[in-house]
Molecule: TPP riboswitch aptamer (THI element)
Organism: bacterium
């Protein structure tokens, strides 16, 4: 110095559907289903978007499940650690 790792710090990215309905709530999937100082993600084969009014299956219905998909896009620096690796210096 590097791979790599982390309780961390700072910054950034992202989604919010379906059914019912008295607009309060209830039901479904999910980490999250519109406000919560929540949840997920930050280099990527799980954030998320696009293709997509896609294809197959299923459902009361849906972006519910699977495929597409190692697809094309997509938001990072610091600090600390570093038993492994690389390079250097000193001493014996």
């Nucleotide at each position: 110095g590097a791979a790599c790792g982390u309780c961390g710090c700072u910054a950034g990215g992202g989604g919010u559907g379906c059914c019912u309905g008295u607009u309060a709530g209830g039901g479904c999937u999910g980490a999250g289903a519109u406000c919560a100082c929540a949840c997920c993600c930050u280099c990527a084969u799980c954030a998320c978007c696009u293709g997509a009014c896609c294809u197959g299956g299923g459902u009361a219905a849906u972006g519910c499940c699977a495929g597409c998909g190692u697809a094309g896009g997509g938001a990072a620096g610091c600090a600390c650690g570093g038993c492994u690796c690389c390079g250097g210096c000193a001493a014996g």